[in-house]
RNA sequence: AGCCGGCUGGCGCCGAAUCCCGAUCAGUCGGGAACCGGGGACCCACCUUGUUGGGGUGCAUCCGGCCAUCGCCGGUAGGGCUUCUCCACCGCCCGAACCCGUCAGCUAACCCGGUAGGCGCGAUGGAGAGGACGA
Numbered sequence: 001a002g003c004c005g006g007c008u009g010g011c012g013c014c015g016a017a018u019c020c021c022g023a024u025c026a027g028u029c030g031g032g033a034a035c036c037g038g039g040g041a042c043c044c045a046c047c048u049u050g051u052u053g054g055g056g057u058g059c060a061u062c063c064g065g066c067c068a069u070c071g072c073c074g075g076u077a078g079g080g081c082u083u084c085u086c087c088a089c090c091g092c093c094c095g096a097a098c099c100c101g102u103c104a105g106c107u108a109a110c111c112c113g114g115u116a117g118g119c120g121c122g123a124u125g126g127a128g129a130g131g132a133c134g135a
Stems, first nucleotide, its partner, number of pairs: 011120004018033006034115006044105001053103001054100004062075005078094004084128005090122001
């Protein structure tokens, strides 16, 4: 100096998934704020549906081919990535998974829930903001 692995701290990425307070020896439990999701009137919308059910969270939908199936290949709607922010252009990546249980349009009041998990950065040009150091 390089490579591999582990631990701790900091800084960041996807995502709603963060912060605070109290109790407990601890484990854990309870509460609040903030963010997020669902149900739920009039009016409006739909006059339909019924195993060929229907619906929800999410960017993750749809098409073609292979395949008995499981799955695989190629694309695609859509989505993400530059460590202050924005714009432009190029590049790279994802394009899943799960839940409700015959039932739900919108929806004020009202009601009910979630606060996980997984990761480590992209080049160039322009604009803006802010700050440090030096003189």

This is a predicted structure of a 135-nucleotide RNA (c-di-AMP riboswitch aptamer (ydaO/yuaA leader)) from Nonomuraea cypriaca. The model forms 92% of the base pairs in the Rfam consensus. The RNAcentral record of the sequence draws on Rfam. The organism belongs to Nonomuraea, within Bacteria.